[in-house]
Molecule: TPP riboswitch aptamer (THI element)
Organism: Marinococcus halophilus
């Protein structure tokens, strides 16, 4: 100076579904499946938990009350997806490389 890939620091984004059960709790996928409090019953906001992901961006949303399969259910798989959106700055380590100096 420096791929790939890793690490802090600081800012920001963003989900928390399905199924039995009065509950407690359990079962399915998954990184991640909570928990209090308002609005007032239709979802919506606020905090906090936890996980994830910030332009190299399928985290997440929107198309969707979508299509096809399988499932006890269900963003469970896959297709839609070269669709439309979406939240970045900084430091460091790093194969290997250049200069430069100094000793033999």
């Nucleotide at each position: 100076g420096g791929a790939a890939u890793c690490c802090g620091c600081u800012a920001g984004g963003g989900g928390u579904g399905c199924c039995g059960g009065u509950a407690a709790c359990g079962g399915c996928u998954g990184a991640g499946a909570u928990a209090a409090g308002g609005a007032c019953u239709a979802u919506c906001c606020u905090u906090a938990a936890u996980c994830c992901c910030u332009u190299u961006g399928a985290a997440c949303c929107u198309g969707a009350u979508c299509u096809g399969g399988u499932u006890a259910a269900g963003g469970c798989c896959a297709g839609c997806g070269u669709a439309g959106g979406a939240a970045a700055g900084u430091g460091g380590a790093g194969a290997c490389g250049g200069u430069a100096g100094a000793a033999u």